[in-house]
């Protein structure tokens, strides 16, 4: 110099004019009234006004309401260990496995000796599965010939070391042994069992022992195991005002049945049930932003984070508020707009800047 890896910050800037919305203060006006105030409207001044993802609605909660909030079944979720957190399927650190020269990255990572299932084709054979080619021994026949053998064919027995098929074939490599072979024996590795050391643990390392079929794979297949799980959701819910019809008819009927916020059963609580016809309202206020809150400093911790001190108040619309014009600067601006709130994850994305680390090459 170049190529990379990880982490962090910003989200066009500045000025002027007009406009929108919320809060606060003062003043004015209408109305109401308990004469103090309140609702509504206007004027002036001051202050605030969309995001890193506001998106997805995928997780977890705060909050509100229902439920005797209890027990069970089914179902669903998570799945190495230890921490963090209100909690989580999130985050941090560590372990195992895999990828990368490396900085680093990925991980759906409990169990295959509980059981069931699945694996095309090829191959002799795909899980208590074997002999296609082959190797060895014995017998028979034929041919050649140097009377020993060699070659070919058939039958019987032994074998799974060599070859082939396949993703995978009765642990791997080497030596010995055998008629030829085979853990048949031995050495090392692998596997099972036992125990020791280190570590909170996941796990790592050593030692001893057994020739050793736990004959392999797959659980993001069914399944088994461990832990967790009421439901519905701001269109939740509370209050105010207004209006109507506390309506009518039919059937069944008080041990039944029905209702009670995912399904089923038990329990508990309440209670007549079902069907048809018909009527009124859908307006306003609250919820609605001060919180598991932001920022700065300190202490503790590898870290996520926790604690202490100080400081700040940073949108609350409701047919839906921040827009328009002009000037200027520049790195020329993408993805894109809150609707109860918060912690995460995932997806989209123009660029700019900062820090740490790795590798190739060159120079000193």
């Nucleotide at each position: 110099c170049g190529a990379g890896u990880c982490g962090g910050u910003c989200a066009g800037g500045c000025g002027a004019u007009c406009g929108c919305u919320c809060c606060c203060a003062a003043c004015c006006a209408u109305c109401u009234c308990u004469c103090g105030a309140g609702c509504u409207g206007g004027u002036u001044g001051g202050g605030g006004g969309a995001g890193g993802a506001a998106a997805g609605u995928c997780c977890g909660g705060g909050c509100u309401c229902c439920g005797c909030a209890g027990g069970g079944c089914a179902g669903a979720g998570u799945g190495c260990c230890a921490g963090g957190u209100a909690a989580c399927g999130c985050c941090u650190g560590g372990g195992g496995g895999g990828c990368g020269c490396g900085a680093g990255c990925c991980u759906a990572c409990g169990g295959a000796a509980a059981g069931u299932g699945c694996a095309a084709c090829a191959g002799a054979a795909a899980g208590g599965a074997a002999a296609c080619c082959g190797c060895c021994c014995g017998g028979c026949c034929a041919c050649u010939c140097c009377c020993g053998a060699g070659u070919g064919g058939c039958c019987g027995g032994g074998u799974a070391a060599g070859g082939g098929u396949g993703a995978a074939a009765a642990g791997g490599u080497g030596c010995g042994g055998u008629a030829a072979g085979a853990g048949c024996g031995c050495a090392c590795c692998g596997c099972g069992c036992g125990g020791c050391u280190g570590g909170u643990a996941a796990c790592a390392g050593g030692c001893g022992u057994g020739g050793c079929g736990a004959u392999g794979g797959u659980a993001a297949a069914c399944c088994c195991c461990a832990c967790u799980c009421g439901g519905a959701g701001c269109a939740a819910g509370a209050c105010c005002a207004a209006a109507u019809a506390g309506g009518a008819a039919u059937c069944c009927g008080u041990c039944a049945g029905c209702u009670g916020u995912g399904g089923c059963c038990c329990g508990c609580a309440g209670u007549g049930g079902a069907u048809u016809c018909g009527g009124g309202u859908a307006g306003g206020u609250c919820g609605c932003u001060a919180c598991a809150g932001g920022c700065a400093g300190g202490u503790g911790g590898u870290g996520a984070c926790a604690c202490c001190u100080g400081u700040c108040g940073c949108a609350g619309a409701u047919g839906a508020a921040u827009g328009a014009u002009c000037g200027u600067c520049c790195u020329c601006g993408a993805c894109a707009g809150a609707a109860c709130c918060c912690g995460g994850c995932u997806u989209a994305u123009c660029g700019a800047c900062c820090g740490a680390c790795u590798c190739u090459u060159u120079u000193u």